The RNA shown here (transfer RNA) has 74 nucleotides and comes from uncultured Sporosarcina sp. Model confidence (mean pLDDT): 81 of 100. It was read from a public genome assembly. It matches the Rfam family "tRNA". Rfam classes the family as a transfer RNA. From the family's description: Transfer RNA (tRNA) molecules are approximately 80 nucleotides in length.
[in-house]
RNA sequence: GGCGGCGUAGCUCAGCUGGCUAGAGCGUCCGGUUCAUACCCGUAAGGUCGGGGGUUCGACUCCCUCCGCCGCCA
Numbered sequence: 001g002g003c004g005g006c007g008u009a010g011c012u013c014a015g016c017u018g019g020c021u022a023g024a025g026c027g028u029c030c031g032g033u034u035c036a037u038a039c040c041c042g043u044a045a046g047g048u049c050g051g052g053g054g055u056u057c058g059a060c061u062c063c064c065u066c067c068g069c070c071g072c073c074a
Base pairs, nucleotide, nucleotide: 001073002072003071004070005069006068007067010026011025012024013023019057028044030042031041032040050066051065052064053063054062
C1' cells in the first nucleotide's frame, strides 16, 4: 500500500430483510432474606449504538468519509 472483519451499558455480547420507548447476562446501588456475611429473590440507575456527513416520513441497521483495534496479502 491492497483486501476483509470488528467498534452497542463498567465488562462479555445480542439486535442489522430500516419502524413502538435500544436489550440480556455479569457487575454496581438500594431493599428483602440472615444473628451476620455469602448464596438466593425483587427494584433501580447506567447508552451522543466509535466521530462526521448523506439517503429516507423514519437509521444501531443502507451509502460515503475519517478514527481505533484485529487478521490476510504485498